Transfer RNA from a Candidatus Bathyarchaeota archaeon, 79 nucleotides, folded computationally. Model confidence (mean pLDDT): 80 of 100. It was read from a public genome assembly. Rfam family: tRNA. Its family is annotated with triplet codon-amino acid adaptor activity in the Gene Ontology. It is annotated as a transfer RNA.
[in-house]
RNA sequence: AGCGGGGUGGGGUAGCCAGGAUUAACCCGCUGGGCUCAUAACCCAGAGAUCACUAGUUCAAAUCUAGUCCCCGCUACCA
Numbered sequence: 001a002g003c004g005g006g007g008u009g010g011g012g013u014a015g016c017c018a019g020g021a022u023u024a025a026c027c028c029g030c031u032g033g034g035c036u037c038a039u040a041a042c043c044c045a046g047a048g049a050u051c052a053c054u055a056g057u058u059c060a061a062a063u064c065u066a067g068u069c070c071c072c073g074c075u076a077c078c079a
Stems, first nucleotide, its partner, number of pairs: 001075007010028004020059001030046005052068005
């Protein structure tokens, strides 16, 4: 440099292809409560997301389009 994949709560993933709203779902973790002599486990409730950024299309964008940034892999080049 080229090609491909990806960026979504604190961590790990789904949802994207084919737009559909109201509460963006799941597991772990966190907080509070219950249970227990007590702890763990278990049960209940809750908090936690600018969906990488900007612009565009649209009645409506996590989803489509363009650009930018970052990460990973492959290929090539090179001092």